[in-house]
Context: one part of a larger RNA
C1' cells in the first nucleotide's frame, strides 16, 4: 500500500466558526466532459498462446494465425455523475405569535458567616488531639452584648432540574446582548453537510504590570508521631486564591464514544411547549413536538455492555491508530517573557 479499526485492548483533535476541497433534495429540456458502445490507426521484431514444418527426439529453431492492456481519431447512446437553462418545496433559512432558562457582559444592592478593631459584662483559662505539645491568655483571652472595618463566597430554594459549542454558569435588581423550543404555514427557493490549512474561545496552575488581601493555603517555621518522618495530625504562615490589563493553551479538557442525515419494538420518569377531553376554574387523563434520565426488543459486541440521546442498519466529510520499551525523549522548526507548548524520530533492546 491493499485492508482492518478508534467506549474499556493502539486510536475521536478540548470546543466552535469557516477557506480550499470532497459530498449533496424533487422535476423538465438541452449539451455530451465522465460513462457505455462501434469502427479505424497504433501498441517494432523476438518472446508468450494456437496450428504446422526442420535437426533420430527434446531443448532449440522456422513458417502461418490469432490475441493483447494502453493511447489517438471518427461516429453512436443519454440511464447515471457532471455542465447550462427553467420549475418545485419535503432540506436550510426568514417573518409573525407564544415561552423556558445558574447562556454572556457591565453597573448597583443585600443578608448570614469568618477575621480584625473599639467599647461593655466577666474571670482563668482557651485552643487543639488518638493522646499531647507548640500557640493564645491576668498587658484581661475564650465566652457574651453593642458598634465599626474589610475581603471573599452566595445556605435554604436545588432536582440522574435548566442553560451553553466546549471550557463552564447558582443571592437580588437594572441595562446591553447571544442562542434555543413550540405554534401558524405567510415568504425565499437547495441558499445544504463536512471541513486540510486558518481564525476564535478554552478549567486549574503558572507568568508580567498595577490594585486588593477576610478566610483558606503550596513553600517555609515550630509542635507531635516514628527506628527515621524532608509526610499523614496540630499551631502558625508567604506566594497564590480575588479585581483590572496582557500572556500561557494544557487536563481522567470524559459519555475515555468527531460532525451531519435517514431508517429500525416498546415501557417508564422528568423539563419546556402545543392541542384535545374534563371542570365554575386549576389539576387529573389522552395525543403531538423538542430536550434530559432509567429499563429493555431486534441487532451489535471479545466480553462488559450499547440499545430511536446506538456502540444497530446505511451514506457523506474530517481527525486518528498499526507490538512493548527507548519516548512524547533527542535533533530541527514554529510559538512563548519564562515555565514550556505544538510538530516529532533513530540507534539499541525484548
Nucleotide at each position: 500500500u491493499u485492508g482492518g479499526g478508534c467506549g474499556u485492548a493502539a486510536a475521536g483533535a478540548g470546543a466552535a466558526c469557516g477557506u480550499a476541497g470532497g459530498c449533496g433534495g424533487u422535476u423538465u429540456g438541452c449539451c455530451a466532459a465522465g460513462u457505455u458502445u462501434g469502427a479505424u490507426c497504433u501498441u517494432a521484431a523476438a518472446g508468450a498462446c494456437c496450428g504446422g514444418g526442420g535437426c533420430u527426439u527434446a531443448a532449440c529453431u522456422c513458417c502461418g494465425g490469432g490475441a493483447g492492456u494502453g493511447g489517438a481519431u471518427c461516429g453512436a447512446a443519454a440511464a447515471c455523475u457532471g455542465g447550462c437553462a427553467g420549475a418545485c418545496u419535503a432540506g436550510a433559512g426568514g417573518a409573525c405569535g407564544u415561552c423556558a432558562g445558574a447562556g454572556g457582559a457591565a453597573a448597583g444592592u443585600g443578608g448570614a458567616a469568618u477575621u480584625c478593631c473599639c467599647a461593655g459584662u466577666g474571670u482563668a483559662g482557651c485552643g487543639g488531639u488518638g493522646a499531647a505539645a507548640u500557640g493564645c491568655g491576668u498587658a484581661g483571652a475564650u465566652a457574651u452584648u453593642g458598634g465599626g472595618a474589610g475581603g471573599a463566597a452566595c445556605a435554604c430554594c436545588a432536582g440522574u432540574g435548566g442553560c451553553g459549542a466546549a471550557a463552564g454558569c447558582g443571592a437580588c435588581u437594572u441595562u446591553c446582548u447571544g442562542g434555543g423550543a413550540c405554534g401558524u404555514u405567510c415568504c425565499u427557493g437547495a441558499c445544504g453537510c463536512u471541513g486540510a490549512g486558518g481564525u476564535u474561545c478554552g478549567a486549574a496552575a503558572g507568568c508580567u504590570c498595577g490594585g486588593g488581601g477576610a478566610g483558606c493555603a503550596a513553600a517555609c517555621a515550630g509542635g507531635a508521631u516514628u527506628a527515621g518522618a524532608u509526610a499523614c495530625c496540630c499551631u502558625g504562615g508567604u506566594a497564590g486564591u480575588c479585581c483590572g490589563a496582557g500572556c500561557c493553551g494544557u487536563a481522567a479538557a470524559c459519555g475515555a464514544u468527531g460532525g451531519a442525515u435517514a431508517c429500525u419494538a416498546g415501557g417508564u420518569g422528568u423539563c419546556a411547549u402545543g392541542g384535545g377531553u374534563a371542570u365554575c376554574a386549576a389539576c387529573c387523563c389522552c395525543c403531538g413536538u423538542g430536550g434530559u434520565g432509567c429499563c429493555g426488543u431486534a441487532g451489535c459486541u471479545a466480553a462488559c455492555g450499547c440499545g430511536u440521546u446506538a456502540a444497530g442498519u446505511a451514506u457523506c466529510c474530517c481527525g486518528c491508530c498499526u507490538g512493548g520499551g527507548g519516548a512524547g525523549u533527542a535533533c530541527g522548526g514554529u510559538c512563548g517573557c519564562a515555565a514550556g507548548a505544538c510538530u516529532g524520530a533513530a540507534a539499541c533492546u525484548c

The part of an RNA shown here (small-subunit ribosomal RNA, central domain) has 350 nucleotides and comes from an uncultured bacterium. Its Rfam family is "Bacterial small subunit ribosomal RNA". The prediction has a mean pLDDT of 87.